[in-house]
RNA sequence: GGGGUCGGUCGGUGAUCGCUGGAGGUCUUAGGGCCUUCAGAGGAAAGUCCGAGCUCCGCAGGGCAGGGUGCCGGGUAACACCCGGAGGGGGUAACCCCUGGAAAGUGCCACAGAAAAUAGACCGCCCCACAUAAGUGGGGUAAGGGUGAAAAGGUGGGGUAAGAGCCCACCGCCCCUCCUGGUAACAGGAGGGGGCACGGUAAACCCCACCCGGAGAAAGGCCGUGUAGAGGAGCGCUGGAGGGUGGCCCGCCCGAAGCUCCUGGGUAGGCCGCUAGAGCCGUUGGGUAACCAACGGCCUAGAUGAAUGAUCACCACCCCAAAUGGGGGACAGAACUCGGCUUAUGGCCGGCCCCUUUU
Numbered sequence: 001g002g003g004g005u006c007g008g009u010c011g012g013u014g015a016u017c018g019c020u021g022g023a024g025g026u027c028u029u030a031g032g033g034c035c036u037u038c039a040g041a042g043g044a045a046a047g048u049c050c051g052a053g054c055u056c057c058g059c060a061g062g063g064c065a066g067g068g069u070g071c072c073g074g075g076u077a078a079c080a081c082c083c084g085g086a087g088g089g090g091g092u093a094a095c096c097c098c099u100g101g102a103a104a105g106u107g108c109c110a111c112a113g114a115a116a117a118u119a120g121a122c123c124g125c126c127c128c129a130c131a132u133a134a135g136u137g138g139g140g141u142a143a144g145g146g147u148g149a150a151a152a153g154g155u156g157g158g159g160u161a162a163g164a165g166c167c168c169a170c171c172g173c174c175c176c177u178c179c180u181g182g183u184a185a186c187a188g189g190a191g192g193g194g195g196c197a198c199g200g201u202a203a204a205c206c207c208c209a210c211c212c213g214g215a216g217a218a219a220g221g222c223c224g225u226g227u228a229g230a231g232g233a234g235c236g237c238u239g240g241a242g243g244g245u246g247g248c249c250c251g252c253c254c255g256a257a258g259c260u261c262c263u264g265g266g267u268a269g270g271c272c273g274c275u276a277g278a279g280c281c282g283u284u285g286g287g288u289a290a291c292c293a294a295c296g297g298c299c300u301a302g303a304u305g306a307a308u309g310a311u312c313a314c315c316a317c318c319c320c321a322a323a324u325g326g327g328g329g330a331c332a333g334a335a336c337u338c339g340g341c342u343u344a345u346g347g348c349c350g351g352c353c354c355c356u357u358u359u
Stems, first nucleotide, its partner, number of pairs: 001355010011315007019040009042331001046342002049340005054216004061250004066212005071085005086099005100207002105205002107201003122145002124141007153171006172196001173194009220272004230263006242254003279298008317328004
């Protein structure tokens, strides 16, 4: 100097004018006006994909169907998240990605190839017969070659007409027992048995283990206003019509002169919920870390057709430029709140890895 990879962060100060909210004061025909002061949109506010807090319904129970997660340990309010580890894969490396089961069963694997899973004979090798110039027919074979992403484990020996785990030795693979290390996933080792279940795929069906009430801030609550409890249909009236917040069944509860459905009418208003939190910052201690604890400090939008802005100057960052100077800044905007994940994206800063050059 170049490339890669991981992480952090995203403007500041002042003035003028304008807007929203809080606090204080003051005036008021109580609607509001004026003055002072403080604060005012992100790392993703996006997606609405997970998890919760909160609110409402539900005797909140049992089962079926359905859905979710999927190696081990830890963190957390919880999670499909985060941290650490194990096994496997990619990369020279830093680093990144994946994770129950294929020996319960079913399905699928294009094209090529003889054949794609109790899967075979295209070329080839061997034997017999005919022919002898090629070759033809029958039988055996899967060691060699070809096709393919993938074709019945490897090396050596024996055996055979030629071959083949056909047999044997070692290795590989599978099953069982035990030992060592580790909380565990798992790793290493010893012994016994087996010629060997010989490919892949489960965000394919499926099997196994664990977990799961529902709805949602337009949740929900209060105040006020106002009209028509008007018309119709069905079921029912003492053992049950009907109802009970995903579907079905059982159970349980409410229920009595009503219940359900349809047509039609009124309420387009105000307030709460609405922001002090599983909150943020610093120091110390514990822990490999995620994180936890203690102490101290801070208060940082709450709109409701929707505020958080505009201008100027200076400083900071980047680019052009010798300097004066000029230009520039991506993705993009709160709507109950928080912890995550995913996606979009430019600049700046830093750690680590690799290459090259110089000293």
Bacterial RNase P class A from a Thermodesulfobacteriales bacterium, 359 nucleotides, folded computationally.
The sequence was found by an Rfam model in a public genome assembly.
Rfam family: Bacterial RNase P class A. By type it is a ribozyme. From the family's description: Ribonuclease P (RNase P) is a ubiquitous endoribonuclease, found in archaea, bacteria and eukarya as well as chloroplasts and mitochondria.
The prediction has a mean pLDDT of 77.
The organism belongs to Thermodesulfobacteriales, within Bacteria.